[in-house]
The RNA shown here (Bacterial RNase P class A) has 384 nucleotides and comes from a Mycobacteriales bacterium. Model confidence (mean pLDDT): 75 of 100. Rfam family: Bacterial RNase P class A. It is annotated as a ribozyme. The gene name in the source record is rnpB. The RNAcentral record of the sequence draws on ENA. The model forms 96% of the base pairs in the Rfam consensus.

RNA sequence: CGAGUUGGCCGGACGGCCGCGUCGGCGGUUCUUCGGAAUCGCCGCCGAGGAAAGUCCGGGCUCCGAAGGGCAGGGUGGUCGGCAACACCGACCCGGGGUGACCCGCGGGACAGUGCCACAGAAAGCAAACCGCCUGGCGCGGCCUCGGCUGCGGCAGGCAAGGGUGAAACGGUGGAGUAAGAGCCCACCAGCGUCCGAGGCGACUCGGGCGGCUCGGCAAACCCCACCCGGAGCAAGGUCAGAUAGGAGGCGUCCUAGGGCGGCCCGCCCGAGCCUCCGGGUAGACCGCUAGAGGUCGUCGGCAACGGCGACCCGAGAUGGAUGGCCGUCGGCCCGGGCUCCGGCCCGGGCGCACAGAACCCGGCUUACAGGCCGACUCGUCCG
Numbered sequence: 001c002g003a004g005u006u007g008g009c010c011g012g013a014c015g016g017c018c019g020c021g022u023c024g025g026c027g028g029u030u031c032u033u034c035g036g037a038a039u040c041g042c043c044g045c046c047g048a049g050g051a052a053a054g055u056c057c058g059g060g061c062u063c064c065g066a067a068g069g070g071c072a073g074g075g076u077g078g079u080c081g082g083c084a085a086c087a088c089c090g091a092c093c094c095g096g097g098g099u100g101a102c103c104c105g106c107g108g109g110a111c112a113g114u115g116c117c118a119c120a121g122a123a124a125g126c127a128a129a130c131c132g133c134c135u136g137g138c139g140c141g142g143c144c145u146c147g148g149c150u151g152c153g154g155c156a157g158g159c160a161a162g163g164g165u166g167a168a169a170c171g172g173u174g175g176a177g178u179a180a181g182a183g184c185c186c187a188c189c190a191g192c193g194u195c196c197g198a199g200g201c202g203a204c205u206c207g208g209g210c211g212g213c214u215c216g217g218c219a220a221a222c223c224c225c226a227c228c229c230g231g232a233g234c235a236a237g238g239u240c241a242g243a244u245a246g247g248a249g250g251c252g253u254c255c256u257a258g259g260g261c262g263g264c265c266c267g268c269c270c271g272a273g274c275c276u277c278c279g280g281g282u283a284g285a286c287c288g289c290u291a292g293a294g295g296u297c298g299u300c301g302g303c304a305a306c307g308g309c310g311a312c313c314c315g316a317g318a319u320g321g322a323u324g325g326c327c328g329u330c331g332g333c334c335c336g337g338g339c340u341c342c343g344g345c346c347c348g349g350g351c352g353c354a355c356a357g358a359a360c361c362c363g364g365c366u367u368a369c370a371g372g373c374c375g376a377c378u379c380g381u382c383c384g
Stems, first nucleotide, its partner, number of pairs: 001380010012330007020047002023044009049355001053366002056364005061233004068266004073229005078092005093107001094105004108224002113222002115218003130163002132159005138153006171189005190214001192211008237287004246278006258270003294313008331353001332351008
């Protein structure tokens, strides 16, 4: 210099005018139980995000049958750790890809059972043979030294080496063996099982012995194994204020209808009222409501995720739902032109300028994003 890998960060700045919302102060008006409340005006402080988003996981918080057991259902799935918890994060293991930095894995079990494996193919799970190879005898031929040798066709058998199909065909190479062959046998290698030794907390790795030689894949198919999970959600839930008008029909007041009950059952509780239809009424305020598993820096422990300690910091809280509009300067981006010592500089024009916007709160994941900044590392080439 070129090509890449990976981690983190920012995501306009300043100012003027007008407007909106919470809170605080002052003043006016109305009401008042004299504490205050409502409303209006003026002034002041503050007023969206890295994802506030999707609502996909996990928690806090609140209520519901106190949530005890079983069944059903759902989730997770290499190991060890981190965390309040997780489907998140870190380190490592195994498998795959890359020259490499590094990346990817929906990573428990296929001798518990059931099921599936398109097309092609003889055959896709327990056996099987299309072409082929070999043997026997039969038929028709050919040659001959008349013993035989050989070609073709069909029949009865043997084989799984070679060909062919497929995503996948029951180990690979070599030898021995055979009518032809084959883990049928032997050597080495790969794989599986088992035993022993060594290392590691562990997943697992390394080495050695033995065995039959070899036994396909799919569990995000059912299923099995281990572990986890009660349900609903701030319209949760609570306080205050306010409103109401009944009528008709059915069931029941025999521990009985019915209900609590929200997957079902057991179990538990309430129990004299309950259900359906028609008609009528209320639908407002406040609390919950924002300081929390919070952030930054330093230090210590740890490879790291993270944790301990110390100091400092932390000014949205709407509810028909505020956080906006206009303008100026700088910055940025795009287009055109000129200059250049190729790093850029100057002139003119255009664009308010990415994705997007709180609604109980946190931790994650995922998705969207104009433009820009910083760090670490790898490979190649050249120069010293």